[in-house]
């Protein structure tokens, strides 16, 4: 130099919803910011196929991001959680 885990501060959206009250579960309705899955340009392979200024098109695999999307988990009062953000600390390298 670099900077993960860690500590502090902030930190959104959606049901105080039915089932007798809390709590759980159910059920039905949503929410998208833990987590996780899908996706692009690109790039790269092919012992396929055609084409030839040995390169180009097609087909077929790989790779490859989100706050975009899916809602699988997760949440819909407050608590906790929480991507992301500043500070601080400091491991690998």
């Nucleotide at each position: 130099c670099a900077g993960a885990a860690c500590u502090c501060u902030g930190g959104a959206a959606a049901g105080u919803u039915u089932u007798u009250c809390c709590a759980a579960a159910a059920a039905c309705a949503c929410c998208g910011a833990a987590g996780g899955g899908g996706u692009a340009a690109u790039u790269u392979c092919c012992g396929c196929u055609a084409u030839c200024u040995u390169u180009u098109a097609g087909g077929g695999g790989a790779a490859a991001a989100a706050u975009c999307u899916c809602u699988c988990a997760g949440g819909u009062a407050a608590a906790a959680a929480g991507a992301c953000a500043g500070a601080g600390a400091a491991a690998a390298g």
A computed fold for a 93-nucleotide RNA from Candidatus Immundihabitans aquiphilus, annotated as Glycine riboswitch aptamer.
Model confidence (mean pLDDT): 81 of 100.
Its Rfam family is "Glycine riboswitch aptamer". Its family is annotated with glycine biosynthetic process in the Gene Ontology. Rfam's curators write: This family represents the bacterial glycine riboswitch. Glycine riboswitches usually consist of two metabolite-binding aptamers domains with similar structures in tandem. The aptamers cooperatively bind glycine to regulate the expression of downstream genes.
Taxonomically the source falls in Candidatus Immundihabitans (Bacteria, Atribacterota, Candidatus Phoenicimicrobiia, Candidatus Pheonicimicrobiales).
It was read from a public genome assembly, where an Rfam model found it.